The prediction has a mean pLDDT of 85. The part of an RNA shown here (small-subunit ribosomal RNA, 5' domain) has 504 nucleotides and comes from an uncultured bacterium. The full RNA is in RNAcentral, with records from Greengenes. It matches the Rfam family "Bacterial small subunit ribosomal RNA".
Context: one part of a larger RNA
RNA sequence: GGACGAACGCUGGCGGCGUGCCUAACACAUGCAAGUCGAACGGACAAGGCCCUUCGGGGCCGAGUUAGUGGCAAACGGGUGAGUAACACGUGAACAACCUGCCUCUUUGAGGGGGAUAACACCUGCAAACGAAUGCUAAUACCGCAUAAGACCACCUUACCUCAUGGCAAAGGGGUCAACGGAGAAAUCAGCAGAGAGAGGGGUUCGCGUCCCAUUAGCUAGUUGGCGGGGCAACGGCCCCCCAAGGCGAUGAUGGGUAACCAAGCUGAGAGGAUGAUCGCCCACAUUGGAACUGAGACACAGUCCAAACUUCUUCGGGAGGCAGCAGAAGGGAAUAUUGGGCAAUGGGCGAAAGCCUGACCCACCCUCACCGCGUGAGGGUAGAAGGCCUUCGGGUUGUAAACCUCUGUCCUUAGUGUUGAAGAAGUGACGGUAGCUAAAGAGGAAGCCCGGGUUAACUACAUGCCACCAGCCGCGAUAAUAGGUAGUGGGCGAGCGUUGUCC
Numbered sequence: 001g002g003a004c005g006a007a008c009g010c011u012g013g014c015g016g017c018g019u020g021c022c023u024a025a026c027a028c029a030u031g032c033a034a035g036u037c038g039a040a041c042g043g044a045c046a047a048g049g050c051c052c053u054u055c056g057g058g059g060c061c062g063a064g065u066u067a068g069u070g071g072c073a074a075a076c077g078g079g080u081g082a083g084u085a086a087c088a089c090g091u092g093a094a095c096a097a098c099c100u101g102c103c104u105c106u107u108u109g110a111g112g113g114g115g116a117u118a119a120c121a122c123c124u125g126c127a128a129a130c131g132a133a134u135g136c137u138a139a140u141a142c143c144g145c146a147u148a149a150g151a152c153c154a155c156c157u158u159a160c161c162u163c164a165u166g167g168c169a170a171a172g173g174g175g176u177c178a179a180c181g182g183a184g185a186a187a188u189c190a191g192c193a194g195a196g197a198g199a200g201g202g203g204u205u206c207g208c209g210u211c212c213c214a215u216u217a218g219c220u221a222g223u224u225g226g227c228g229g230g231g232c233a234a235c236g237g238c239c240c241c242c243c244a245a246g247g248c249g250a251u252g253a254u255g256g257g258u259a260a261c262c263a264a265g266c267u268g269a270g271a272g273g274a275u276g277a278u279c280g281c282c283c284a285c286a287u288u289g290g291a292a293c294u295g296a297g298a299c300a301c302a303g304u305c306c307a308a309a310c311u312u313c314u315u316c317g318g319g320a321g322g323c324a325g326c327a328g329a330a331g332g333g334a335a336u337a338u339u340g341g342g343c344a345a346u347g348g349g350c351g352a353a354a355g356c357c358u359g360a361c362c363c364a365c366c367c368u369c370a371c372c373g374c375g376u377g378a379g380g381g382u383a384g385a386a387g388g389c390c391u392u393c394g395g396g397u398u399g400u401a402a403a404c405c406u407c408u409g410u411c412c413u414u415a416g417u418g419u420u421g422a423a424g425a426a427g428u429g430a431c432g433g434u435a436g437c438u439a440a441a442g443a444g445g446a447a448g449c450c451c452g453g454g455u456u457a458a459c460u461a462c463a464u465g466c467c468a469c470c471a472g473c474c475g476c477g478a479u480a481a482u483a484g485g486u487a488g489u490g491g492g493c494g495a496g497c498g499u500u501g502u503c504c
Stems, first nucleotide, its partner, number of pairs: 001504004006500005013374004018369001020366001021332001028328001030327003035072003040069002043066003048061005079285003089209007098202003103198007111145001113143002120135002124131002150177004155172001157170002160167002182189002211257003218248003223245004228240003262280001264275001266273002287308005310321004338364001340363003346360001347358004377407004387398004411445001413440005421431001448493005453474003459488004470475001
C1' cells in the first nucleotide's frame, strides 16, 4: 500500500446493488417449513333435482366435501461444518465386477380365479398417549393358476473377440418368472406387466496431488496372502472354516495435534504466500451412541426401534419431545437482521386437468457492513466589512470566504400520472401506487473525521513545567514545547474519517 462476513470511537443527506452468529454442533417458548391424487377403492356427509305418499315419511339421481385403504412424493429442495489427514476431496483413468423409480425410443402382452382387511357397526381397557374383542365390505391392496415374444438358471453344441480372470452371439431340449383396472356416449386418453436401448443419476477400483510434530521409530492376528464358502447390485478378509507367515516403515509407517475438500476470492511483477464468508460442485452430520425396516434410491433433519443425557405431562401405572429448516427468544460474545408479504415470476412434489402444497424462491423490513453513483448549490461580488488569531503596532491572516446581486432545481417536499417483469388469444403482479414521467414552491432540509517534530502533506500563540500527558518507530515534557492541553490557522480524506484485529 492492498484486502475484510469485521468490531470500536466520533459523525451521518439520498439512491442502486450485494452481504449480515466468524463465538455455544449451547439449550429452545410459539407459529409455519411436504404434501397430493375422488379419473385406484368402499364408505360418510351433502347443495340441488325427480318420483311416490296414509302428509308421518319413503325411494332414486346427485355437483361438492372428505376420515380411512391404496398410489406417488417425502432419499429432492433447505441447514450446518461437529467429525474426517481419508480414494473424503481435486484431477485423470477403469468396471470383461455393478444398480438405476420417474423421462425418451423400440418390442411383446394383459386370460381365468381366490382369500382377507381398514373404514364402518357394536363392545371394551386407559389419566393420557394409544389400544383390545366381535361382525361386515372394496380396490390399480394381497395370493395362487394359465400364457412366455423375452429374460434368468444349469446342461450341451458351434462361431467370433479380448490386456488376465474371461466376454459376446446363435441353435437345442429342461426349469423359473408377468399384468389392473380407470375416465369417456364413443373415438380415444392417461395408466399396468415382460424384454431391449438411451439419457440422466449413483456404486466400486486405481495412478498422481493433498497441513504440522522424529522432543512420535518401530507398527500390525482378520493382521498380509491363499483354497473353499457366506453375503452383496457388484469386486473384495466385507464376513467365516482351514492353510501359509506374511504385510507396512527414514521415499516417514505407527502415534499425537490441527482441519471438511475444491472451483475460487485476497495479495504479489511473477514465483509464491495466506484464506476456503456469500455463489457453484462434492463429502459428512441432524441432541449423543447403536440398529435395521420400507423403498428404484436411506441405514433416512421435521420416519421406526433400542440405550443415554436433558426438557416436559401424569390419576405415578405410563407417556411426549429434538430449530446445524424460516422467523423468533435465552445464553455466550467486541459482534451479526423481521415471530414480515406472496406463490405474480423461476423451480420442485402430486394430479388427466382445474388446482393444491412449497419460510425453495421472489420480494419487502433492519444495519454507514462492503462496493458504486449523486448531493449538501452555481456565477458575480473588496468598504479586502465586523469578529477571531498573530503582530516588529506599520500591518498580516481567516478571505471571494461572508454579506449583497443574478440564477439553477440534481436530491428533498407537495400534487397529478404511472412501467417492463405476463409467457400462447384472453385472464393473471407479492414487490407497489414502487421506479419513472409531468407540474409547482423554495438555497431553502443535508459535513464531518483525522492529522500538522522526522518518517509524512501541513505552524504559530497561550497556559502547563520530567507534572499532566503523547507515542507505530525514533522519541517529546525539568519556564520561551512547531511532539502533551487549548485556540487560531494549515494539510489529508470526505458520508465518511480514524483506531484495533487478521492476511499478503